[in-house]
RNA sequence: AAAGCAGGAGAAACAGUCGCGCAUGUGAUGUAAAUCUCAUGUGAGGAAAGUCCGAGCUCCACAGAAUUACGAUGCCCGAUAACAUCGGGGCGGAGAAAUCCGACAGAGUAGUGCCACAGAAAAUAGACCGCCCGCUUUAGUGGGUAAGGGUGAAAACGUGGUGUAAGAGACCACGAGCAAUGGUAGUAAUAUUGUUGUUGGUAAACCUCAUCGGGAGCAAGGCCAAAUAGGGGAAGAAGGAGUUAAUUCGCUCCGUUAGAUUCCCGGGUAGGCUGCAUGAUGUGGUCAGGUAACUGGCUGCCUUAGAUAAAUGGCUGUUGUUCGUUUCGGCGAAAUACAGAACUCGGCUUAUACUCCUGCAUUUUUU
Repeated sequence: AAAGCAGGAGAAACAGUCGCGCAUGUGAUGUAAAUCUCAUGUGAGGAAAGUCCGAGCUCCACAGAAUUACGAUGCCCGAUAACAUCGGGGCGGAGAAAUCCGACAGAGUAGUGCCACAGAAAAUAGACCGCCCGCUUUAGUGGGUAAGGGUGAAAACGUGGUGUAAGAGACCACGAGCAAUGGUAGUAAUAUUGUUGUUGGUAAACCUCAUCGGGAGCAAGGCCAAAUAGGGGAAGAAGGAGUUAAUUCGCUCCGUUAGAUUCCCGGGUAGGCUGCAUGAUGUGGUCAGGUAACUGGCUGCCUUAGAUAAAUGGCUGUUGUUCGUUUCGGCGAAAUACAGAACUCGGCUUAUACUCCUGCAUUUUUU
């Protein structure tokens, strides 16, 4: 100097002026509710997006028990309120490396499928070319074979040898994968090694196994006000309703002809307040433990958005940043990309202009 990998930060600042929302306070009017004026403070992100996962919170009386179905997860050990998240490790893959990715339980010894095309044949799977032997009219034909060639992602585990008419785990030696079972190391996944057996792949195909799983959601829910038609019809007692995907049991409540409940037709209302901002560490500092994720202690700050058809804005000046230019005094331009809270929080995913910082691996050059 080049290009690469991992992590982090910013997302303009200050002042004036005009205009909005909220909170607190002063003054005026008012019986009060409330209205007006003034002052102070404050007001949209790293993803607010997606609504993918998990919770807090609210309601369904208990959120009960069992069975079936459905769904989710799927190597080991930890963290967390929890998670499909995060940390560390193992195994596999990519890369020269730093690093990154993983849908990572089980393959017929529980079964059912699938492996297109090509090829002779794709697993109860082989004979197109070839090799060997015989017959023979030299064109062919019968038998043996699967070592060589071809096809293919994959062709009866691989290499070497013995043997054979030519060959073949037919036999031998050395290996590879898988399974079972011992030893050693490790909390474990696993690694390594001995013995025995065995030799297509595929579960991101159906499936099997293990573990987990009440439901609905702030349009939840609570309070106030207002309106309506005291509406009509059918069924109705061994009754009905109740959180569930379904069933059964338990339990609770209502009812039994003055009718619980269910179904059908029709009518009224859709307004206001609240939920709604102190949080699971929200946000800073510091100490201790841990490889880390994170946990615990001490301490500081918090009128720091709370709208409800939806406020958070416009203008001017200065400084800063970026770009261009320069007679090096300066001058000019841009306003940022992705994009706007709606109950809150922890994650993941997606979009993204520009600038800066830290570390790591590699290449080239110079000293």

Bacterial RNase P class A from a Candidatus Zixiibacteriota bacterium, 367 nucleotides, folded computationally.
Taxonomically the source falls in Candidatus Zixiibacteriota (Bacteria, Pseudomonadati).
It matches the Rfam family "Bacterial RNase P class A". Rfam classes the family as a ribozyme.
The coordinates come from a structure-prediction model, not an experiment, and the mean pLDDT is 76.
It was read from a public genome assembly, where an Rfam model found it.